This is a predicted structure of a 603-nucleotide part of an RNA (large-subunit ribosomal RNA, domain I) from a Patescibacteria group bacterium. Its mean pLDDT, the model's own confidence on a scale to 100, is 82.
[in-house]
Context: one part of a larger RNA
RNA sequence: AGCAUACGUGGGGAUGCCUAGGCACAAACAGGCGACGAAGGACGUGGUCAGCUGCGAAAAGCCUCGGGGAGAAGCAAACAUUCUGUGAUCCGGGGAUGUCCGAAUGGGGGAACCCAACGGGUGCGAACACCCGUUAUCGCGUGAUGAAUACAUAGUUGCGCGAAGCGAACCCGGGGAAGUGAACCAUCUCAGUACCCGGAGGAAGAGAAAACAACAGUGAUUCCGCUAGUAGUGGCGAGCGAACGCGGAAGAGCCCAAACCGAGUGAUUCGCAAGGAGAACUCGGGGUUGUAGGGCCACAAACCUCAACAGGCGGAGCCGGGAGACUGGCUGGGUCUGUUGGAGUAAAGAGGGAUAGGAAGGCGUUAAUGGAACGGUCUGGAAAGUCCGGCCAAAGAGGGUGAAAGCCCCGUACAUGAAAAUGCCAUCCUAACUUCGAGUGGUACCUGAGUACCGCGGGACACGUGGAACCCUGCGGGAAUCUACCGGGACCAUCCGGUAAGGCUAAAUACUCGUUUGUGACCGAUAGUGAACAAGUACCGUGAGGGAAAGGUGAAAAGAACCCCUGCGAGGGGAGUGAAAUAGUACCUGAAACCGUAUGCUU
Numbered sequence: 001a002g003c004a005u006a007c008g009u010g011g012g013g014a015u016g017c018c019u020a021g022g023c024a025c026a027a028a029c030a031g032g033c034g035a036c037g038a039a040g041g042a043c044g045u046g047g048u049c050a051g052c053u054g055c056g057a058a059a060a061g062c063c064u065c066g067g068g069g070a071g072a073a074g075c076a077a078a079c080a081u082u083c084u085g086u087g088a089u090c091c092g093g094g095g096a097u098g099u100c101c102g103a104a105u106g107g108g109g110g111a112a113c114c115c116a117a118c119g120g121g122u123g124c125g126a127a128c129a130c131c132c133g134u135u136a137u138c139g140c141g142u143g144a145u146g147a148a149u150a151c152a153u154a155g156u157u158g159c160g161c162g163a164a165g166c167g168a169a170c171c172c173g174g175g176g177a178a179g180u181g182a183a184c185c186a187u188c189u190c191a192g193u194a195c196c197c198g199g200a201g202g203a204a205g206a207g208a209a210a211a212c213a214a215c216a217g218u219g220a221u222u223c224c225g226c227u228a229g230u231a232g233u234g235g236c237g238a239g240c241g242a243a244c245g246c247g248g249a250a251g252a253g254c255c256c257a258a259a260c261c262g263a264g265u266g267a268u269u270c271g272c273a274a275g276g277a278g279a280a281c282u283c284g285g286g287g288u289u290g291u292a293g294g295g296c297c298a299c300a301a302a303c304c305u306c307a308a309c310a311g312g313c314g315g316a317g318c319c320g321g322g323a324g325a326c327u328g329g330c331u332g333g334g335u336c337u338g339u340u341g342g343a344g345u346a347a348a349g350a351g352g353g354a355u356a357g358g359a360a361g362g363c364g365u366u367a368a369u370g371g372a373a374c375g376g377u378c379u380g381g382a383a384a385g386u387c388c389g390g391c392c393a394a395a396g397a398g399g400g401u402g403a404a405a406g407c408c409c410c411g412u413a414c415a416u417g418a419a420a421a422u423g424c425c426a427u428c429c430u431a432a433c434u435u436c437g438a439g440u441g442g443u444a445c446c447u448g449a450g451u452a453c454c455g456c457g458g459g460a461c462a463c464g465u466g467g468a469a470c471c472c473u474g475c476g477g478g479a480a481u482c483u484a485c486c487g488g489g490a491c492c493a494u495c496c497g498g499u500a501a502g503g504c505u506a507a508a509u510a511c512u513c514g515u516u517u518g519u520g521a522c523c524g525a526u527a528g529u530g531a532a533c534a535a536g537u538a539c540c541g542u543g544a545g546g547g548a549a550a551g552g553u554g555a556a557a558a559g560a561a562c563c564c565c566u567g568c569g570a571g572g573g574g575a576g577u578g579a580a581a582u583a584g585u586a587c588c589u590g591a592a593a594c595c596g597u598a599u600g601c602u603u
Stems, first nucleotide, its partner, number of pairs: 001602008010594001016588001017552002021523002023520007030512002032166002040101003043056003047079002051075002062095006071083003106115003116135008137163009170201001171199005181188001185235001211218002222249005232240002253504003256448001260285006268277003290482001292447003295443005302345002305342009316331006349436004355431005361425006368416003374389003378385001390407002392396001398410003453477007463489001484499005539546002559587001562574004
């Protein structure tokens, strides 16, 4: 020195057990925040305070209203000093304060800094300093002022309202790759994907047939299961890939433009003037469709008003008759009914919910409250374990407690609860809107134009130019107006379906930054988030950016008084605590490599 065996208060941190953290899903909620200054930060803030958390010069907090009921002054010990049944700490609703940066907005700027103006205030305060408020831009509305240039316009300016910026995915729109596949590669594919930009909402988009279909019919849109990997398309390669129809989820339909009527403004124009005509625009009514509908005109019907006439009712005044009861005539007015004529207008009534304000009510959310039933014995450090005897159960889910607890604690089943703020629901009232109420005939006034359509070039349709319809449009051409127009996969005829060139529309559908509750043949510290710990931290990088490692004493610190060695060390030996110290903070278990010691063998 090697090999072997045994050993070690060596070394190391695997394994086992554990979980404070993750992951996935379900249900419900929420689906936004922001000039009333956000998201995100900087700097401060504590008696002692470096970090995290909280908060903002009123700074681990202030006020108030509720809850709660004995301790409290965060993580986080300790000392000091305090608060608290006159109800603290704590939990929830509302409010106050809220430095500086940041859209950042008085001007500037190398973010968290510098420098102002005006008005008000403090210091004896003009200078100077400080405090408070206002002062960015753009859009829309509205007022004032106002050039070249007379009117005007541009411009300038006051006031009011709004916008901006951030945010995980989902959604719509504008742009838009390549690696790849085709065993190469160019059409093609990947893919209208990734990515960039714009915009919105709790969903978005789509949506009430110029649709499908096929001689039978359906009846807005969206989503799902089939149809079907079919029909097709395709260097007919790789690939791409419908629809009709059927079954479900959901279910809802509406409003303008125009004709016509009315009102206003009114370019222009006639006229000497007075005064007319009047395109166009605005506003109100009207009207909204395919069985075509609407307008206008006539007639009819309804209502209201006026006038005339006729009749009914009751009463007033005047003149008469009559003794009186009563009765005759005249006058003007009230009310009801009917007829005729004129003017005007849609009424009463019955409904509707996708409108919005109120009332009272109900159900939720944001704190909470009540909540049954056990003792002994043995082992043990400790009882929840053993044995014995009981009890509750609308509660034997779960967690904790010195081992394994229905009855010890927190809870659980089941009940109860809001001063304040806030969400939803149906009902009632009111207002607005809207439907029916509301007919027949005629007329041919209206029914979305640089549109439809055609040609060229593209795109999009499952469809790559193909026989290529339908849809979109850059360029050119360019209709018809209901005896009309479009479509039914070139095109034509017949037939059938529909009415474009304006708009709105809930639900079924997509998603989850986030809140609450719950679940897991999900992980258990090299796993699970990158992050169970001061984690997007330390550290690296000029920067964009990259990006860790690191959990466990014990039931309880009872965290080892005192003695000894030593440098008033480090470390250790006694003593003591503890069930255990081979549990001593380098702390559960403590594998292997490795290191060492002893013995044997070999050289």